[in-house]
RNA sequence: AUAAAAAAAAUGCCGAAUUCCCGUAAAAAGGAAACGGGGGAACCAUCUUGGGUGAAUUGAUCCCGACGUUCGCUAACACGGACGCCAGAGGUGAUCAUAGGGAGCCUUCAACCGAACCCCACAGCUAACCUCGCAGGCACCGGAAGGAGUUUCC
Numbered sequence: 001a002u003a004a005a006a007a008a009a010a011u012g013c014c015g016a017a018u019u020c021c022c023g024u025a026a027a028a029a030g031g032a033a034a035c036g037g038g039g040g041a042a043c044c045a046u047c048u049u050g051g052g053u054g055a056a057u058u059g060a061u062c063c064c065g066a067c068g069u070u071c072g073c074u075a076a077c078a079c080g081g082a083c084g085c086c087a088g089a090g091g092u093g094a095u096c097a098u099a100g101g102g103a104g105c106c107u108u109c110a111a112c113c114g115a116a117c118c119c120c121a122c123a124g125c126u127a128a129c130c131u132c133g134c135a136g137g138c139a140c141c142g143g144a145a146g147g148a149g150u151u152u153c154c
């Protein structure tokens, strides 16, 4: 000098997930506000096949493949019933697409994401009311073109 990695701070982003009070060495516990989710009448809807958060749905091909779902019973395994399937039910296993998604707003293009988890038989909408969450993670001059607006200055 160059390159790479790690940590912290600032800035920005996905997301509801932030701020304040009290308390402490610092926290935790507790409380409040903002923001977000769920349950819950009438009317309406449905007579129903499970449901919820989330952008994360819906398909094709390949591979694996004989059991799978549900109810009863059991501490559990097992067992019994019903339905489906062996002419392929089912399985993120793989690939490629796709509804949809994200940096002030709109359009187009490009790149990227298109997951994960929860409830447990119960839940449509839903005023009053009840109740819960307030995490986690990422990036490093922020992709490009056009347009509409806002603010500031002259």
Stems, first nucleotide, its partner, number of pairs: 011139004018033004035133005044124001050119004058097005063091002067084006100113002105147005